[in-house]
């Protein structure tokens, strides 16, 4: 890098560095940002995929370790289908993220 499987409407922020755009993606919307965002570092926390331990052995509990995550549903839409006069609503696909595994 590619493939397979599972999950993605829950949850969880302070400090420091730095100084302009950022929220994966061309486009539209909406939002965050000099009251300092995005990013990086430290600490703290969330979660329970792997893993460990315990038991009543489960759709269990806890969380030291490996990852991950800590604005907004993966921020929303886009493409297809269904309902509707329309606004819009619902379902799915594509793409993406994370984990575990395979070559």
């Nucleotide at each position: 890098u590619a493939c397979u499987u599972a999950u993605c409407c829950a949850g969880a922020a302070a400090g420091g560095u730095g100084g302009a755009g950022g929220g994966a993606c061309a486009u539209g919307g909406c939002c965050c940002g000099a009251c300092g965002a995005u990013a990086c570092c430290u600490u703290a926390g969330c979660a329970a995929c792997c893993u460990a331990u315990a038991c009543u052995c489960g759709a269990u509990a806890u969380a030291a370790g490996g990852u991950g995550c800590u604005a907004a549903u993966u921020c929303c839409a886009a493409c297809u289908c269904a309902a509707g006069a329309a606004a819009u609503u619902g379902a799915g696909a594509u793409a993406g993220a994370u984990a575990a595994g395979u070559c």